[in-house]
């Protein structure tokens, strides 16, 4: 210098004017409302994100349910650790890829049972189509042996070389693979290494049913708590003994007033609501995730939803131009709704740091 790899920070800047949201302080009312509560003016400081998104996991919080256990259903699935918890994170083991830095893996069990494996192929879990060899007829054919060779297939009963044989075959031997046993070491997953088994322990698939182990009560802030017009309900008091409906009449049945209390409760209002497993800085412990301690900061709370618009200067991008410069309805993805921890997805640019490989120079 080039290519790559891993992991961070920021998310155009500054100023002015107008506007919006809640908060604090001051001022004011013959204001609105039944009440609860709300409203006006001035001033001040503050007012989206790294993902606020998808709502995919986990927790806090709330209401309901709940002795204990089981079934069903769902999730997870190598080991150890972190954590409030997790399907997340960290560190390892094993496997796969890469020259390497590094990356990826849903990584228990198909010797519990069941299912599936198209097409091709003689045959797909069961083997003789061709070929090879032996025997009988000796040309066609018949019986037997054979999985070394050909062919089919993703897969054909360890691979390869030799010995052996009628031809062959783990039948036997070396190497590799596989399985079993022992085992330095390691908390563990695992395993340096040693020995044994000729391998009939005969395929794959569990993100197929299933089996095993572990975990999970349900619903969600429109949760929920409180205040409380209207409205229907119950009681009491007062008034009337009437009227209305039901068939023309009788009986019977039903309905109808005012005030007040109680319990419930819609519209409406208040709380929940943002101080929290919080952020930042430093130190300590730990390989790390993370934890502890000290100091410091307070940083949106709307309710149909505010966080915006315009102008100026600068910055960046695109286009034009030799250039100065000019033009642009150019400025990523996207906008809180109870709050946190994660994951996933989207993203114009800009900027540090660690590491790897190649080339060049000294």
């Nucleotide at each position: 210098c080039a290519a790559g790899u891993a992991g961070g920070a920021c998310a155009a800047a500054u100023g002015a004017u107008c506007g919006c949201g809640g908060c604090u302080g001051c001022c004011a009312g013959a204001c609105c409302g039944a009440a609860a509560g709300g409203c006006g003016g001035c001033a001040g400081a503050c007012g989206a994100g790294g993902a606020a998104a998808g709502u995919c996991c986990g927790g806090g919080c709330u209401u309901c349910a709940c002795a204990g256990g089981g079934c069903a259903g769902g999730a997870u699935g190598c080991c150890g650790g972190a954590u409030a918890a997790c399907g997340u994170c960290c560190g390892g083991u094993g496997g796969a890829g890469g020259u390497g830095a590094c990356u990826c893996c849903a990584a228990g069990g198909c010797c519990a049972g069941u299912g599936c494996a198209a097409c091709a192929g003689a045959a797909a879990u069961a083997a003789a189509c061709c070929g090879c060899c032996c025997g009988g007829u000796u040309u066609a054919c018949c019986g037997g042996g054979u999985a070394a060779g050909g062919g089919u297939g993703g897969a054909a009963a360890g691979g390869c070389a030799g010995u052996g044989u009628a031809a062959g075959a783990g039948a036997c031997u070396a190497c590799c693979g596989c399985c079993c046993u022992c085992a330095a070491g390691g908390u563990a997953a695992c395993g340096a290494g040693a020995g044994g088994g000729g391998c009939a322990c005969a395929u794959g698939u569990a993100a197929a049913c299933c089996c095993c182990a572990u975990c999970c009560g349900a619903a969600g802030c429109a949760a929920g708590a409180c205040c409380a017009a209207a409205c229907a309900g119950a009681g009491a008091a007062c008034g009337a003994u009437a009227g209305g409906u039901u068939u023309g009449c009788c009986c019977g049945a039903c309905c109808u007033g005012u005030u007040u209390u109680c319990a419930g409760g819609u519209g409406g209002g208040u709380c929940g609501c943002u101080u929290g497993a919080a952020g930042c800085u430093g130190c300590u412990g730990g390989u790390a995730a993370c934890a502890g301690c000290a100091g410091u900061u307070c940083u949106a709370g709307a309710u149909a939803g505010a966080u915006g618009a315009u102008c100026a200067u600068u910055c960046g991008u695109g286009c034009a131009g030799c250039a100065a410069u000019g033009c642009a309805c150019c400025g990523a993805c996207a906008u809180a709704a109870c709050c946190c921890g994660g994951c996933u997805u989207a993203u114009c640019g800009c900027u540090g740091c660690g590491c790897u490989u190649g080339c060049a120079u000294a």
Molecule: Bacterial RNase P class A
Organism: Lachnospiraceae bacterium